[in-house]
């Protein structure tokens, strides 16, 4: 310099263009003599910017940006 890929919850990490999810974590209730473990429950996301297509975009096109792998 080219070319792929990855950007969603506090972490890991799903998600077909049609109300954004689990698992762990984190709180609150329940259990228990207490803890734990179980069990229900809640909070937490403008889905990296910035545009553009569509009635509709986390998803699809295009800049930029951050990060990793290759070529040279």
């Nucleotide at each position: 310099g080219c070319g792929c890929g990855c950007u969603u919850a506090g972490c890991u990490c799903a998600g077909c263009g049609g109300u954004a999810g689990a698992g762990c974590g984190u709180c609150u209730c329940g259990u228990u003599u207490a803890c734990a473990c179980c069990g229900a429950g809640a909070a937490g996301g403008c889905c990296c910017u910035a545009g553009g297509u569509u009635c509709g975009a986390a998803u699809c096109c295009u800049u930029g940006a951050g990060c990793g792998c290759g070529c040279a």

The RNA shown here (transfer RNA) has 72 nucleotides and comes from a bacterium. Rfam family: tRNA. It is annotated as a transfer RNA.